c-di-GMP-I riboswitch aptamer, 81 nucleotides, folded computationally. The sequence was found by an Rfam model in a public genome assembly. The prediction has a mean pLDDT of 82.
RNA sequence: GAACCGAAACGGCAAACCCAUCGUAAGGUGGGGACGCAAAGUUAAAGGGUCCAAAAGGAAUAGGACAGCCUGACUACCGAA
Numbered sequence: 001g002a003a004c005c006g007a008a009a010c011g012g013c014a015a016a017c018c019c020a021u022c023g024u025a026a027g028g029u030g031g032g033g034a035c036g037c038a039a040a041g042u043u044a045a046a047g048g049g050u051c052c053a054a055a056a057g058g059a060a061u062a063g064g065a066c067a068g069c070c071u072g073a074c075u076a077c078c079g080a081a
Stems, first nucleotide, its partner, number of pairs: 005079002012037002017032006035068001041074003046071003049066004
């Protein structure tokens, strides 16, 4: 110095729930709030998975959402064992 790894410190993110707002919906964004997280950073046009799907009824093709479901890829702070 690098990879793996995760003690400490400085810090970071923010589940449920509530409010506002956008959306048909899943859900997104902002504020409050902390269950947790060492990648809870990015990627959904990398693969699998889950969820939604209005308009006139059904269906779930098209399409949409989730990266805090798993794997992969890319990037990254600190430095004990």